A computed fold for a 73-nucleotide RNA from a Candidatus Woesearchaeota archaeon, annotated as transfer RNA. Taxonomically the source falls in Candidatus Woesearchaeota (Archaea, Nanobdellati). Its mean pLDDT, the model's own confidence on a scale to 100, is 83.
RNA sequence: GGGCCUGUGGUCUAGCGGCUAUGACAACACCCUUACACGGUGUAGAUCACCAGUUCGAAUCUGGUCAGGCCCA
Repeated sequence: GGGCCUGUGGUCUAGCGGCUAUGACAACACCCUUACACGGUGUAGAUCACCAGUUCGAAUCUGGUCAGGCCCA
């Protein structure tokens, strides 16, 4: 330098172009317990890596950029 793949809450992850994006773990509050753990209920936490484009509508499609990984040179 070229090709391919990946980027979604703190972590991991689901998500055919169509309601304010899913779940688990973690955090916090309450219940339970003499207490801790386990268990139960609830809360907060993402503008989906960034910038444009297509579209009535984009996490999803297209182009570019950035970051990481693999391969080739």
The sequence was found in a public genome assembly. Rfam family: tRNA. By type it is a transfer RNA.